[in-house]
Molecule: Glycine riboswitch aptamer
Organism: Pseudomonadota bacterium
RNA sequence: GUAUUGCCAUCUGGAGAGAGGUUACGUCCGUAACCCACCGAAGGAGCAAGCCAGCGGUCAGGUCCGUCUGGUUAAACUCUCAGGUACCGGGGACAGGGGGAGGGGC
Numbered sequence: 001g002u003a004u005u006g007c008c009a010u011c012u013g014g015a016g017a018g019a020g021g022u023u024a025c026g027u028c029c030g031u032a033a034c035c036c037a038c039c040g041a042a043g044g045a046g047c048a049a050g051c052c053a054g055c056g057g058u059c060a061g062g063u064c065c066g067u068c069u070g071g072u073u074a075a076a077c078u079c080u081c082a083g084g085u086a087c088c089g090g091g092g093a094c095a096g097g098g099g100g101a102g103g104g105g106c
Base pairs, nucleotide, nucleotide: 001106002105004103005102007100008099010097011096012095013094018036020035021034022033023032024031025030037085038084039083043081044079045078046077050072051071052070053069054068055066056065057064
């Protein structure tokens, strides 16, 4: 110098599902708790192949095999603990822009 990989802050975009019921407070709006229904995209939890170990068999040989056991193991999948469910606001995985400090590659 160059592309790349996560990280940090920043800008832009960014979905789903109840104007449900009861009670309390509050003049309506609303807030809180509980109940029922629902959503998945903060966070959290779960696992497939594969791999590793064991066990059993097999083989010249960890050579090959397995309706067996244990371990490890991803997501936008699954769960719905948490969170959320008119609009606005807030939150928001993820994506993109430029910036910053690093890592390794050339």